[in-house]
Context: one part of a larger RNA
RNA sequence: CGAAGGAAAGUUGAGGGGUUUAAUUCCUAGUACGAGAGGACCGGAAUUAACGCACCUCUGGUGUUCCAGUUGUUCUGUCAAGAGCAUCGCUGGGCAGCUAUGUGCGGAAGAGAUAAGCGCUGAAAGCAUCUAAGUGCCAAGCUCCUCCCAAGAUAAGCUUUCCCUGAAGGAUCGUGGAAGACUACCACGUUGAUAGGUCUCGGGUAUAAGCGCAGUAAUGCGUUCAGCUCAGAGAUACUAAUCAUCCGUUUGU
Numbered sequence: 001c002g003a004a005g006g007a008a009a010g011u012u013g014a015g016g017g018g019u020u021u022a023a024u025u026c027c028u029a030g031u032a033c034g035a036g037a038g039g040a041c042c043g044g045a046a047u048u049a050a051c052g053c054a055c056c057u058c059u060g061g062u063g064u065u066c067c068a069g070u071u072g073u074u075c076u077g078u079c080a081a082g083a084g085c086a087u088c089g090c091u092g093g094g095c096a097g098c099u100a101u102g103u104g105c106g107g108a109a110g111a112g113a114u115a116a117g118c119g120c121u122g123a124a125a126g127c128a129u130c131u132a133a134g135u136g137c138c139a140a141g142c143u144c145c146u147c148c149c150a151a152g153a154u155a156a157g158c159u160u161u162c163c164c165u166g167a168a169g170g171a172u173c174g175u176g177g178a179a180g181a182c183u184a185c186c187a188c189g190u191u192g193a194u195a196g197g198u199c200u201c202g203g204g205u206a207u208a209a210g211c212g213c214a215g216u217a218a219u220g221c222g223u224u225c226a227g228c229u230c231a232g233a234g235a236u237a238c239u240a241a242u243c244a245u246c247c248g249u250u251u252g253u
Stems, first nucleotide, its partner, number of pairs: 001152001005163007015149003021049007033038001051106005059100004066093005071086006110144003117137004164252001169247004173189005194240003197236005202230004210223005
């Protein structure tokens, strides 16, 4: 842009794609079979591996935006306390997010037509013969079923509700996002919880600084499970979503 006005929601499925594995253990059963040794078909149940999809509750990883310890050096006039640089200086931990080695789930069952194959009846050919007429069974394969996408399927489908003239509605713009390269998509724009801030929870580090006490001092103890901090949850209009502009017509060739 189209789908002959616009908006919202639902839906059919032409067509396309995915799926397609294997092993072990137990029961049947130490049965059938076999002199014995050994040892089943069929059927039933459980588990596992690899693979695939999804997720982050658990176990871990990462977490250069969080906390602490610590070395050297420069600086903040000095002490103390800090900051910069040294691979994030090094080390110990770590929320969210993202993740696998972690967690959950999946392959099933069934139907139809068949291949090789096995048949039934049965002539040509008084017999025989699965085939010539007719007819049955049978595969991880084929077509369905199941899962996903799907009306640009231009043959553009269907259903329901609502709106109507500078309208309905859409866009620009702004605040953002478990959406994202950009775009798009989604939420919100004061009739407001969209993001930030603030408060309260929750999480992470591990008991801040200052002061007091003990000790010559290093240091320890108390104030103090503090201080600092967060990508999480809830609440709250304090801040920013201001103002406005453009497109779109007149009931839909």
Molecule: large-subunit ribosomal RNA, domain VI
Organism: Verrucomicrobiaceae bacterium